[in-house]
Context: one part of a larger RNA
RNA sequence: AACUUGAAGAGGCCCUUCCUUAGUACGAGAGGACCGGGAAGGACGAAGCUCUAGUGUACCUGCUGUUCUACCAAGGGCAUUGCAGGGUAGCUACCUUCGGUUUAGAUAAGCGCUGAAAGCAUCUAAGCGCGAAGCUGUCUCUAAGAUUAAGUUUCACAGACUGGUUGAAGAAUACAACCUUGAUAGGCUGUACGUGUAAGUCCAGUAAUGGAUUGAGCGGAGCAGUACUAAUAAGUCGUUAGA
Numbered sequence: 001a002a003c004u005u006g007a008a009g010a011g012g013c014c015c016u017u018c019c020u021u022a023g024u025a026c027g028a029g030a031g032g033a034c035c036g037g038g039a040a041g042g043a044c045g046a047a048g049c050u051c052u053a054g055u056g057u058a059c060c061u062g063c064u065g066u067u068c069u070a071c072c073a074a075g076g077g078c079a080u081u082g083c084a085g086g087g088u089a090g091c092u093a094c095c096u097u098c099g100g101u102u103u104a105g106a107u108a109a110g111c112g113c114u115g116a117a118a119g120c121a122u123c124u125a126a127g128c129g130c131g132a133a134g135c136u137g138u139c140u141c142u143a144a145g146a147u148u149a150a151g152u153u154u155c156a157c158a159g160a161c162u163g164g165u166u167g168a169a170g171a172a173u174a175c176a177a178c179c180u181u182g183a184u185a186g187g188c189u190g191u192a193c194g195u196g197u198a199a200g201u202c203c204a205g206u207a208a209u210g211g212a213u214u215g216a217g218c219g220g221a222g223c224a225g226u227a228c229u230a231a232u233a234a235g236u237c238g239u240u241a242g243a
Base pairs, nucleotide, nucleotide: 001153002152003151004150008142009141010140011139014042015041016040017039018038019037020036026031044099045098046097047096048095052093053092054091055090059086060085061084062083063082064079065078066077067076068075069074103137104136105135110130111129112128113127159237160236161235162234163179164178165177166176167175184230185229186228187226188225189224190223191222193219194218195217200213201212202211203210204209
C1' cells in the first nucleotide's frame, strides 16, 4: 500500500386480493375450510434516468407596449424570466429496475410420551418430544479505539505539501483527474439533440402576405477530435530521531 477476518452494532423479515385444491372435508340446511400449488397488487425500501412526466431565469421560436441603434429593414434594453409555445444536460417522481427467499436451532401459550411422590390417576417431580409473524442464525450494511487495537500478500528506502486547470466530488476542508513527456478546463471543429425554414436577395401580388434559396439559421451544460488559450516559473518541509 492493497486485500481480508468479523467481536459488536444497525437494518430487513410486511400486508391484501384472486385462481386452484374444492363447492371437497364438515354441516339437516344456510354456509363453508385446514394443508398444498399458482397469479396479481398495496404500502415501504434501495438504485437509476432507457421509457413516461415535471423543472430547465445566459437554448430556439412567436407576440404586445415603449425606448435606443439617424430613418426603412433588422436588432439591443425594460416591462414577474414582459407574456406565450416548445426544450438538451443535470436534478426529480408520477417513471424504470430490484428487494423482503430458504429454512435451521432454542422457546412462549398450548398439545403430548413415559412416570412416581400418592399400588390408581397425573405433560413433571427425574427424563423425552411437538409447538409462533416473536428470539438466535440464515440476508444487507457499518465495523480492529474489538486498547484482546487481528490477519494475509506485496513493495520500498523517498517523496509530500504549497501553487495552478478542474470534476457526475463538494459549505470550508476533504476526495478524485490533470499540470507541456499534457486533452484538466475554456476556445475551435465535427456530431448528437433542441427549436422550427434565419438574414439578405429574387419571384408573385396594389398591398397585407405568400413562395424559392432552406429542414434553413441559431444554440447552456451531452459525445468525440484538436495544444489556439490557461495549467508558467518556482518555493517549503523531509530523506531513517523518517513522509

A computed fold for a 243-nucleotide part of an RNA from a Patescibacteria group bacterium, annotated as large-subunit ribosomal RNA, domain VI. Lineage of the source: Bacteria > Bacteria candidate phyla. Its mean pLDDT, the model's own confidence on a scale to 100, is 85.